[in-house]
RNA sequence: AGAGUCGGCCGGACAGUCGCUCCGCUCACGCGGGGAGGAAAGUCCGGGCUCCACAGGGCAGGGUGCCAGGUAAUGCCUGGGGGGCGCGAGCCCACGGAAAGUGCAACAGAAAGCAAACCGCCGAUGUCGGCUCCGGCCGGCAGGUAAGGGUGAAAGGGUGCGGUAAGAGCGCACCGCGCGGCUGGCAACAGGCGUGGCAUGGCAAACCCCACCCGGAGCAAGACCAAAUAGGAACCCGAUGGUGCGGCCCGCGCCGGGUUCGGGUAGGUCGCUCGAGGCGUCCGGUGACGGCCGUCCCAGAGGAAUGACUGUCCACGACAGAACCCGGCUUACAGGCUGGCUCUGCAC
Repeated sequence: AGAGUCGGCCGGACAGUCGCUCCGCUCACGCGGGGAGGAAAGUCCGGGCUCCACAGGGCAGGGUGCCAGGUAAUGCCUGGGGGGCGCGAGCCCACGGAAAGUGCAACAGAAAGCAAACCGCCGAUGUCGGCUCCGGCCGGCAGGUAAGGGUGAAAGGGUGCGGUAAGAGCGCACCGCGCGGCUGGCAACAGGCGUGGCAUGGCAAACCCCACCCGGAGCAAGACCAAAUAGGAACCCGAUGGUGCGGCCCGCGCCGGGUUCGGGUAGGUCGCUCGAGGCGUCCGGUGACGGCCGUCCCAGAGGAAUGACUGUCCACGACAGAACCCGGCUUACAGGCUGGCUCUGCAC
């Protein structure tokens, strides 16, 4: 210098004028202060909060799925292991179980889970035919084989040597795989050793099995105050009116009126923004993160505010607008700034 890789940050700036909204002060006029985002978005996960339900256990259903840690919690994050890609920095992976069962595999191919033989190779052995110099030789069949070719995503371990009629884990060495134990590691796992000639092909984001997790609804949650109305409760009143129990009186019940309670509609208030909070130093930790101290207060409406104009400047301004809150993930984003690392070339 070029190419690349992984992060972090900004996302028009400043000033003036007039507005909008919330809070504080004020009798009032007014004055002072706050006023969108990194994603406020999708609502996909996980929590807080609220109400409802709930003895315990199980079934069903859903989710997650290498190990360890972080966290309020997670499907998130960090560190590690394994596999794949890249020269590398680095990136990607739902990465438990296929010797419990069921199921699936188009086309091609002889054969697709049961094993199988199209071409090829062999034809030692057996048999038939021919020839013969009688030693055998040639051809066919029975049959053997899975090395080679061909089909396929996949053909029942791979490479090599031996072996054989040709072949073959048939034998051996190495690699792979299974089993057993040893060493290291919290673990995932890794590396030796011994052993088995190889059995157990693939697919579980197919059913399924195993392990773990999950009650439901959501701020229009929910709580409080409370005109009115219906139904209700208690007490009192009553010409002692009507009516039921009995023929009558007394008594009791119902019908009437009033007061209080209660109820909860309209309306109002709360929930509502001080919080697993932001920033800074230090400490512990590889890290995610945790701890101590200091400091700051940073939208909170309820038809729902955050705008308009002017001036100066530049690189001429993307995606996008809070509605209970928080932690993640994902998606959108003009342009710009910046840090670590890698590879290649050149110069010293």